Glycine riboswitch aptamer, 86 nucleotides, folded computationally. The prediction has a mean pLDDT of 76. Rfam family: Glycine riboswitch aptamer. About the family: This family represents the bacterial glycine riboswitch.
[in-house]
């Protein structure tokens, strides 16, 4: 310098929507619209490939399948510790 687990801290964005179940009342079960993009995932540019059908191939881009849209949790990614490796 460079890789990996793990610990701390920081860490955004969008309906506390609307029916019905249930009920003191719900954030929970079903469904319905609108949104959001930073777990994870779908796409492809440069350039490579190649049997000329295609094929690999970044990202906070993209799409919104998954997740999400009070608060908690969750979070890419940052910064420092901790350990391994060279």
């Nucleotide at each position: 310098g460079a890789g990996g687990u793990c610990u701390u801290u920081g860490g955004a964005g969008a309906a506390u929507c609307c029916c019905g179940u249930a009920a003191c009342a719900a954030a929970a079960c079903g469904g319905g619209u609108g949104c959001c993009g930073a777990a994870g995932g779908u796409g492809c540019a440069a350039g490579g490939c190649g049997a000329c059908a295609g094929c690999c191939g970044a990202a906070u881009c993209u799409c919104u399948c998954a997740g999400g849209c009070a608060a908690a949790a969750g979070g890419a990614c940052a910064a420092a510790g901790c350990u391994u490796u060279u």